[in-house]
RNA sequence: CCUUGCGGUGGCGAUGGGGCUCGCCGUAACCGCCCGUCUGGGCUGAUGGCUCCUGGAACCGA
Numbered sequence: 001c002c003u004u005g006c007g008g009u010g011g012c013g014a015u016g017g018g019g020c021u022c023g024c025c026g027u028a029a030c031c032g033c034c035c036g037u038c039u040g041g042g043c044u045g046a047u048g049g050c051u052c053c054u055g056g057a058a059c060c061g062a
Base pairs, nucleotide, nucleotide: 010025011024012023013022016053017052018051019050020049021048032043033042034041035040
């Protein structure tokens, strides 16, 4: 200096925060989907999953 394994800490999982839980990463994990004539058009969702709050959208009632 390089490589591998273990442990700790930390980070990540398409837009915010809390709790629980799952998975992944070690400079990586991660950076949504569909169609197209590829300088364009369309669609779902604040979650990885569950739940609560905040924000946004649609419908109905008072």
This is a predicted structure of a 62-nucleotide RNA (Fluoride riboswitch aptamer (crcB RNA motif)) from an Acidimicrobiia bacterium. The sequence was found by an Rfam model in a public genome assembly. NCBI's taxonomy places the organism under Bacteria, Bacillati, Actinomycetota, Acidimicrobiia. The coordinates come from a structure-prediction model, not an experiment, and the mean pLDDT is 78. The model forms 100% of the base pairs in the Rfam consensus.